Predicted 3D model of a 72-nucleotide RNA (transfer RNA) from Planctomycetaceae bacterium SCGC AG-212-F19.
Taxonomically the source falls in Planctomycetaceae (Bacteria, Pseudomonadati, Planctomycetia, Planctomycetales).
Its Rfam family is "tRNA". Rfam links the family to the GO term triplet codon-amino acid adaptor activity. By type it is a transfer RNA. About the family: Transfer RNA (tRNA) molecules are approximately 80 nucleotides in length.
RNA sequence: GAUCCCGUGGUCCAGCGGCAACGACGGCUGGUUCACAUCCAGCGAACGAUGGUUCGAGUCCAUCCGGGAUCA
Numbered sequence: 001g002a003u004c005c006c007g008u009g010g011u012c013c014a015g016c017g018g019c020a021a022c023g024a025c026g027g028c029u030g031g032u033u034c035a036c037a038u039c040c041a042g043c044g045a046a047c048g049a050u051g052g053u054u055c056g057a058g059u060c061c062a063u064c065c066g067g068g069a070u071c072a
Base pairs, nucleotide, nucleotide: 001071002070003069004068005067006066007065010025011024012023018055027043028042029041030040031039048064049063050062051061052060
C1' cells in the first nucleotide's frame, strides 16, 4: 500500500429498517440471615465520529478514527 472482518452499558455479547436496544457477569438498593455467602425483588448504566438515503437507521451508503487477519 491492497483486500476483508470487527467497533453496542464497567466486561462478554444479541439485535428482519419500525422496542422502553436482549441477556449473562459485575455494580447499587431492599428483603432473607445473629452475620457473611447463597437466594429473591428492584434500580442505574451503551450503539466509535461526521455526513447521506428513508416517513423512520444500532441496522443501508460514503468518508474518517481505532482494532484485527491475509497479501504485497